[in-house]
RNA sequence: CCACCGAAAGGGCAAACUCACCCGAAAGGGGAGGGCGCAAAGUCUCCGGCCUACAGCCUUCGGGCCAGGGUAGCGGGAUUGCCGAA
Numbered sequence: 001c002c003a004c005c006g007a008a009a010g011g012g013c014a015a016a017c018u019c020a021c022c023c024g025a026a027a028g029g030g031g032a033g034g035g036c037g038c039a040a041a042g043u044c045u046c047c048g049g050c051c052u053a054c055a056g057c058c059u060u061c062g063g064g065c066c067a068g069g070g071u072a073g074c075g076g077g078a079u080u081g082c083c084g085a086a
Base pairs, nucleotide, nucleotide: 005084006083012038013037017033018032019031021030022029023028036073042079043078044077046076047075048074049071050070051069056065057064058063
């Protein structure tokens, strides 16, 4: 120095839940509080999964299908990166 790894130190992020708030058709996201956890819980939907179904398509008008929408804290992958004990 590189790869793996995760002791210490300093810092970082932030689940559930809450809200006279904002965006969205919804799923979901943002903000504020909160703190379950996280060494990539930084970033990217390329692959699989899962959620939603505005538009579109179908319909026996009950509804059904569908991602172009989400989820990176569901995995895989890509990429960048702090510290340095064993």